[in-house]
Small-subunit ribosomal RNA, 5' domain from a mine metagenome, 532 nucleotides, folded computationally.
Its mean pLDDT, the model's own confidence on a scale to 100, is 87.
The RNAcentral record of the full RNA draws on SILVA.
Context: one part of a larger RNA
RNA sequence: GGGUGAACGCUCGCGGCGUGCCUAACACAUGCAAGUCGGACGACGCCGGCGCUCCUGCGCCGGCGAAGUGGCAGACGGCCGAGAACCACGUGGGUAAUCUGCCCCCAAGCGGGGGAUAGCCACCCCAAAAGGGUGGGUAAUACCGCAUGCGCUCGCGGGGCGUCGGCUCCGCGAGGAAAGUCGCCCGCUCGCGGGCGGCGUUCGGGGAUGAGCCCACGGCCUAUCAGGUUGUUGGUGGGGUUAUGGCCCACCAAGCCGAUGACGGGUAGCUGGUCUGAGAGGAUGUCCAGCCGGAUCGGGACUGAGACACGGCCCGGACCUCCACGGGGCCGGAACCGGCCACCGAGGGGGCAGCAGUGGGGAAUCUUGGGCAAUAGGCGAAAGCCCGACCCUGCGACGCCGCGUGGGGGAUGAAGGUCUUCGGAUUGUAAACCCCUUUUGACCGGGACGAGGAAGGACGGUACCGGUCGAAUAAGCCCUAGCCAACUGCGUGCCAGCAGCGGCGACAAAACGUGGAGGGCGAGCGUUACUC
Numbered sequence: 001g002g003g004u005g006a007a008c009g010c011u012c013g014c015g016g017c018g019u020g021c022c023u024a025a026c027a028c029a030u031g032c033a034a035g036u037c038g039g040a041c042g043a044c045g046c047c048g049g050c051g052c053u054c055c056u057g058c059g060c061c062g063g064c065g066a067a068g069u070g071g072c073a074g075a076c077g078g079c080c081g082a083g084a085a086c087c088a089c090g091u092g093g094g095u096a097a098u099c100u101g102c103c104c105c106c107a108a109g110c111g112g113g114g115g116a117u118a119g120c121c122a123c124c125c126c127a128a129a130a131g132g133g134u135g136g137g138u139a140a141u142a143c144c145g146c147a148u149g150c151g152c153u154c155g156c157g158g159g160g161c162g163u164c165g166g167c168u169c170c171g172c173g174a175g176g177a178a179a180g181u182c183g184c185c186c187g188c189u190c191g192c193g194g195g196c197g198g199c200g201u202u203c204g205g206g207g208a209u210g211a212g213c214c215c216a217c218g219g220c221c222u223a224u225c226a227g228g229u230u231g232u233u234g235g236u237g238g239g240g241u242u243a244u245g246g247c248c249c250a251c252c253a254a255g256c257c258g259a260u261g262a263c264g265g266g267u268a269g270c271u272g273g274u275c276u277g278a279g280a281g282g283a284u285g286u287c288c289a290g291c292c293g294g295a296u297c298g299g300g301a302c303u304g305a306g307a308c309a310c311g312g313c314c315c316g317g318a319c320c321u322c323c324a325c326g327g328g329g330c331c332g333g334a335a336c337c338g339g340c341c342a343c344c345g346a347g348g349g350g351g352c353a354g355c356a357g358u359g360g361g362g363a364a365u366c367u368u369g370g371g372c373a374a375u376a377g378g379c380g381a382a383a384g385c386c387c388g389a390c391c392c393u394g395c396g397a398c399g400c401c402g403c404g405u406g407g408g409g410g411a412u413g414a415a416g417g418u419c420u421u422c423g424g425a426u427u428g429u430a431a432a433c434c435c436c437u438u439u440u441g442a443c444c445g446g447g448a449c450g451a452g453g454a455a456g457g458a459c460g461g462u463a464c465c466g467g468u469c470g471a472a473u474a475a476g477c478c479c480u481a482g483c484c485a486a487c488u489g490c491g492u493g494c495c496a497g498c499a500g501c502g503g504c505g506a507c508a509a510a511a512c513g514u515g516g517a518g519g520g521c522g523a524g525c526g527u528u529a530c531u532c
Stems, first nucleotide, its partner, number of pairs: 001532004006528005013403006019396002021361001026359003030356003035072003040069002044065009079294003089218007098211002103207004108202002111146001113144002120136005126131001152175010180199008220266003227257003232254008269291004273284004296317005319350004325345003328341006369392003375389001377386003406436004416427004441469006450459001476521005482501002487516005497504002
């Protein structure tokens, strides 16, 4: 000198763009953050219409609504950095050892049956709640058999190619699929049947995307850590997995790693990048992007194309919380009863490292805001619904950038202040005063783009434009002995104090305090911390 997610002191007019718990991965009140589909399904309630009608209802159609079965999504998006020195990350490869929902292409299908169950109704139970049980009855694109098998899988036999389990061809045998719904048309014994189309569905082949696994190399400190290791190292066989493997297991062998630092300890998310530097290098990993890891702590699996799953499930621990079933305590009155208290036991519920917000910690870090208008995502045929992702708003000079606090003229050089050799010097064209302008400000009026075919804008009556008014609404901070730019008066008297270093202060202190003057930067200026 540069830099910062900064903090502190003094000060503060405006705008744009960014950015904002670095500490307790401490605990969390409240609200919201993941739903959607009636064009998969049955039933219920309400409203409307039509038909029948014994006027009580029944049937059909349409709309709306809460729940349920079912499907897809909840593995994305959002947050955090605890752990982890690890194939976690980065770069480059391998997979003949693999999987891949939704999407695209190709090919072949979708025949015929069955039994349940939630919702609902009834009853009951636990001990208040959370919830649970029994019986009856119902539907499906939910579930289960049967049939069929282009291809698929497996076994056997054989041929060709080849880079471990690969590709391809032939024969035989075995195994295993499916679901409907909507629109239009036609028929019709109004239940249904047929055709066409849309969306779906099944078995396969390919693609795209995403992912798993493996390898080489690279990037911290410590030897006051020197030996470490028994599933350890390898083999055979098996289990397990989508898949290789000591991943797991049985048996066999005795190996394997290490001063090129094993093992141990400490610290740490990694990278693209960022800061600095002429570079080499050093430091760093906030925001944004990629990857990894985590979701109160520990463990586990289920479902699924995908999880060992932040707002899913189960078990255990800690913490918080609810409840009067058992105990306990207190109160009232005589036994007995009633009331109160979450203290113990039993039972139940919860998990902000999502967005806001609270307490706490800390030098320190924001609104319990608006909107789905845009972008992106989920579901849906669509209309649309949802979205604290996101887009905006608010707060903070936290940072960067831009603008302003006026411009020109004005000397008898006013007054006041300060100094003085008492002559004057300086503040100083500075002010007053004259002329001008209106950025900014206030008020009035107009008023968007962002919305690619109409309509539709949270921001926002914002930006921007026009008009009116009036120099008006707007300057501080640090320093002045040397380094280092800027000097005098007074006060103080080794006191009070200053200080980055050397050092100043003991009666004339340019070094302390204060006045004046001056220097530097300027909506900032200094200080502290860290870093090059």